[in-house]
RNA sequence: AUCUGAAAAAGGCAAACCUGUCGAAAGGCAGGGACGCAAAGUUACCGGUCUAAGGAGUCUGUAAAAAUAUUCUACGACAGCGGGAUUGCUCGA
Numbered sequence: 001a002u003c004u005g006a007a008a009a010a011g012g013c014a015a016a017c018c019u020g021u022c023g024a025a026a027g028g029c030a031g032g033g034a035c036g037c038a039a040a041g042u043u044a045c046c047g048g049u050c051u052a053a054g055g056a057g058u059c060u061g062u063a064a065a066a067a068u069a070u071u072c073u074a075c076g077a078c079a080g081c082g083g084g085a086u087u088g089c090u091c092g093a
């Protein structure tokens, strides 16, 4: 320096679910909790997925509106969906 590597030791992270809290929501954060994880560290760059407050369209409605229903939309999210970028512990080859 490299790796379709992971038997051991030391340690690390923490799904679902519950509680609190922030948020329109998706989801985030904190505590509890462990399904799993050798990058389940970091990063929305590419693809993908989720949400739709705001905005736009349509329907109904009205004198005009408001309001109702519905569709689209990320400038909001997900790194524990895949890829990329970047940093890194122990042991082994």
Base pairs, nucleotide, nucleotide: 002093003092005091006090012037013036017032018031019030020029021028022027035080041086042085043084045083046082047081048078049077050076054073055072056071057070058069060067

A computed fold for a 93-nucleotide RNA from a Nitrosomonadales bacterium, annotated as c-di-GMP-I riboswitch aptamer. The sequence was found by an Rfam model in a public genome assembly. The organism belongs to Nitrosomonadales, within Bacteria.